[in-house]
């Protein structure tokens, strides 16, 4: 420098044909227990990496970028 694949909640990951952004765990409250852990019940958390475009409506789709990652070439 070339091409690929990822980027979505504190972390690990789905999102189906473009139509109300979601589990787990974690994390605050509460039940239960003599504590605590384990179960349960409930709650909060969200610039879908950035910038642009298309579209009534975009995590989805197009441009451009920026991390991270493999592969590839070139220099040493």
């Nucleotide at each position: 420098g070339c091409g690929g694949g990822c980027g979505u909640a504190g972390c690990u990951c789905a999102g189906u044909u473009g139509g109300c952004a979601g589990a787990g765990c974690a994390c605050g409250g509460g039940a239960u227990u003599g504590u605590g852990g384990a179960u349960c019940c409930u709650g909060a958390g969200g610039u879908c990496g950035c910038g642009g475009g298309u579209u009534c409506a975009a995590g989805c789709c197009c441009c451009g970028u920026c991390g991270c990652u493999c592969g590839c070439c070139c220099c040493a």

Background
Predicted 3D model of a 76-nucleotide RNA (transfer RNA) from a bacterium. The prediction has a mean pLDDT of 81. The sequence was found in a public genome assembly. Rfam family: tRNA. About the family: Transfer RNA (tRNA) molecules are approximately 80 nucleotides in length.